[in-house]
C1' cells in the first nucleotide's frame, strides 16, 4: 500500500407507517420518522420475488415490457486500523 477481519473513534444511511406527488400497477420521489445496516454506496449481468400486456374469460404456463441493489449471488468505488 494491499487482502482477510470488525474492537474503537468520527460520522453515515434509513425499514414499516403517516404525508404530498408520479404510475395502470409492482413501485419510485420529496418530507417526518427510525426497523435496522461494515458498503443498507452505485450497477439488472445470473438466479428468485413482485406488476402489466398477449396468446385465451380465470387460474397454471408461455411470449414480450417493467420493478425490486434492504432477497441471493456477481461486479466496481469508498471512511477507520486494535486484536
Nucleotide at each position: 500500500a494491499u487482502u482477510c477481519c470488525g474492537a474503537a473513534a468520527a460520522g453515515g444511511c434509513a425499514a414499516a407507517c403517516c404525508c404530498u406527488g408520479g404510475g395502470u400497477a409492482a413501485c419510485c420521489a420529496g418530507g417526518g420518522g427510525a426497523c435496522g445496516c461494515a458498503a443498507a454506496g452505485c450497477c439488472a449481468c445470473g438466479g428468485g420475488u413482485c406488476c402489466c400486456u398477449u396468446c385465451a374469460g380465470c387460474a397454471c404456463g408461455a411470449u414480450g415490457g417493467g420493478a425490486u441493489a434492504g432477497c441471493c449471488g456477481g461486479g466496481u468505488u469508498g471512511c477507520c486500523g486494535a486484536a
Molecule: c-di-GMP-I riboswitch aptamer
Organism: Nitrospirota bacterium